[in-house]
RNA sequence: CCGUGCUAAACGGGGAGCUAGCGGUGCCCUGUAAACCGCAAACCGCUAUAGCGGUGUUGAAAGGCGCACCUAGGCUUUCUUUAUGGAAUGCCGGAUUGAACAAGGAAUGUCGAUAGCAAGGUCUCGUGCAAUAUCGUGCUGUGAACCGUGUCAGGGCUUGAUCGCAGCAGCACUAAGCAGAUUUCGGUGUGUGCCACGAGGAAGCUUUGAAGGAGUUACCUAUUUGAUUAUCGAUUCGGUAAGGACUGUCGAAGUGCGUCGCACGG
Numbered sequence: 001c002c003g004u005g006c007u008a009a010a011c012g013g014g015g016a017g018c019u020a021g022c023g024g025u026g027c028c029c030u031g032u033a034a035a036c037c038g039c040a041a042a043c044c045g046c047u048a049u050a051g052c053g054g055u056g057u058u059g060a061a062a063g064g065c066g067c068a069c070c071u072a073g074g075c076u077u078u079c080u081u082u083a084u085g086g087a088a089u090g091c092c093g094g095a096u097u098g099a100a101c102a103a104g105g106a107a108u109g110u111c112g113a114u115a116g117c118a119a120g121g122u123c124u125c126g127u128g129c130a131a132u133a134u135c136g137u138g139c140u141g142u143g144a145a146c147c148g149u150g151u152c153a154g155g156g157c158u159u160g161a162u163c164g165c166a167g168c169a170g171c172a173c174u175a176a177g178c179a180g181a182u183u184u185c186g187g188u189g190u191g192u193g194c195c196a197c198g199a200g201g202a203a204g205c206u207u208u209g210a211a212g213g214a215g216u217u218a219c220c221u222a223u224u225u226g227a228u229u230a231u232c233g234a235u236u237c238g239g240u241a242a243g244g245a246c247u248g249u250c251g252a253a254g255u256g257c258g259u260c261g262c263a264c265g266g
Stems, first nucleotide, its partner, number of pairs: 001266006009058003012030004020047005035055005063260007073250003078245007086237004092233002094229007103221003106217003117209006123200006129193002131190006139180004148173004156165002
């Protein structure tokens, strides 16, 4: 070095997750490795030699192990960007509102402004008048079987007779009452009044007047200031999602180097 037969071992590896931990089933990466069957996510099997059971194949190389390089991919501390929703903050922008000012706009003013002055009105009280409501009075009509008035036929009483007396019905009138008309007068009241008179009158508004002679108003903007407001912007805090940078960690595939059993025969 070659051949034959064995054995160890292998028949994919890795990441996250799960788990006390390991491996598997499911997900992802790698990319083809000489195999299949059964088991299994509130799961299955095991315990640092960490899937188990069964069958099969390869077999010391096409393989195993170690080191180095390179790197797909996964996870990750910190920082940062964007989006989104939560809580808080009136210090800031914004918004609402009160006050001041009078720079700009606008309006008004020598056809005379503002302020001040005088008189009146508006206001309060009282009285009157009017209106209106109600009551009474007055007016008209009606209104009493007897117990109202007058006249009282007939009849009655008295009387010798006259005179006289009482008096029903009827008629007339009237009281209370009832009704009406709205007229006179009076009383009481009023969410009544372009009414009259008297008294009072703080401020405002308004009308008029005299004097005087140039500003006035604060509607909008600007400015100053007080108060409020968390819808929005802003700030602070922590959350979620996506992305980026950096750090740490694991790391397949690939490349290079090293190393790897026994027996027999030639």